[in-house]
């Protein structure tokens, strides 16, 4: 310098007030929150080269459910229950517009909106409890082959 690889560490925030009610952190009114990588006309530092930070709703990724395959149990059977694997599929699966500036902005400035797995619950949950002391996008470090 550099890497297909090895090991280790780390890797998610949020219901506060009021109302109704037998009961709600679940409904209604007002609030609160925003994983990881990329992109960047803004910001910060620098004489400069350049560096760092900056999007929930632009592009992509991740966990969950589904799905598919396999195994086992049950069932006359269609099927059903449990377990394991896959991460191909992308179904649930997600959500942004308007005005301004400008050569250029769904990213800047202003305004108004919108979105949020599954199971549970005296009552419907992004915020409570649970799987989860889990998994993981990825971030960092160490040792090392090679050059």
């Nucleotide at each position: 310098c550099g890497c297909u690889g090895u090991u280790c560490u780390c890797a998610g925030g949020g219901c506060g007030g009021g109302g109704u009610g037998a009961a709600a952190c679940u409904c209604c009114c007002c609030a609160c929150c925003g994983g990881c990588g990329g992109u960047a006309a803004g910001g910060c530092g620098g004489c400069a080269a350049c560096g760092c930070c900056a999007a929930g709703c632009c592009c992509g990724c991740g966990a969950g459910c589904g799905c598919u395959u396999c195994c086992a149990g049950c069932u006359u059977g269609a099927g059903u229950u449990g377990g394991a694997a896959g991460g191909u599929c992308a179904g649930c699966a997600g959500a942004u517009c308007c005005g301004g500036u400008g050569u250029g902005a769904u990213u800047c400035c202003g305004g108004a909106g919108c979105c949020g797995a599954c199971g549970g619950u005296u009552a419907u949950a992004g915020u409570c409890c649970g799987g989860a002391u889990g998994a993981a996008a990825g971030a960092g470090a160490a040792a090392g082959a090679g050059u």
A computed fold for a 147-nucleotide RNA from Devosia soli, annotated as FMN riboswitch aptamer (RFN element). Its mean pLDDT, the model's own confidence on a scale to 100, is 76. The RNAcentral record of the sequence draws on Rfam and Ribocentre.